[in-house]
RNA sequence: AAGAUUGAUAGAGGCGCGGAUUUAAUAAGUAGUCAUGAUUGGAAGUCAGGAACUUCAUCUUCAUGACAAAAGGGAAAUUCGCCGAAGGAGGCACAGUCCUGACGUGUCGGCCUGGUUGCCGGGUGAACAACCCUGUGACUGUCAUCGUAAUGAUGGAGAGCUAUCGCAAAG
Numbered sequence: 001a002a003g004a005u006u007g008a009u010a011g012a013g014g015c016g017c018g019g020a021u022u023u024a025a026u027a028a029g030u031a032g033u034c035a036u037g038a039u040u041g042g043a044a045g046u047c048a049g050g051a052a053c054u055u056c057a058u059c060u061u062c063a064u065g066a067c068a069a070a071a072g073g074g075a076a077a078u079u080c081g082c083c084g085a086a087g088g089a090g091g092c093a094c095a096g097u098c099c100u101g102a103c104g105u106g107u108c109g110g111c112c113u114g115g116u117u118g119c120c121g122g123g124u125g126a127a128c129a130a131c132c133c134u135g136u137g138a139c140u141g142u143c144a145u146c147g148u149a150a151u152g153a154u155g156g157a158g159a160g161c162u163a164u165c166g167c168a169a170a171g
Base pairs, nucleotide, nucleotide: 007165008164009163010162011161014083016082017081018080019079020078021077022076023075032067033066034065035064036063037062038061042056043055044054045053047101048100049099050098051097086113087112088111090108091107092106093105094104114140115139116138117137118136119135121133122132123131124130142156143155144154145153146152
């Protein structure tokens, strides 16, 4: 001096992602408590099943009446952090006496997903709400290739794309 590898800074997608608080609903006249009556041998300690131990004994269950919730999830408003935002499959740990499964919390997690949304099936859920998973459509952003150059076609993935800087920056 050149190059542009590693990288850094700043951005874009749109019903864009996630957190917090408040309000009114839903959950629900449900769970639960009390009273009365009936029934009868088990019931509880866990959400379910099993084992062990402990406690209770018209326990439990049903009906009637009175009183009567909450969590989670969703909606709206305000606000905060952002653009692998974030979410998920799965693994590990914790929690209740033990085992299995489920739920919950934390953590790891480039294995999957560019984003939104509809539908079938499955799972969680009180639910026809919402969420998650596989698949399949539509819309949309980005890059590459083709092209009759169209508001087109095909394909890929965020470890991406655009702009700038560039051995600095950042830590």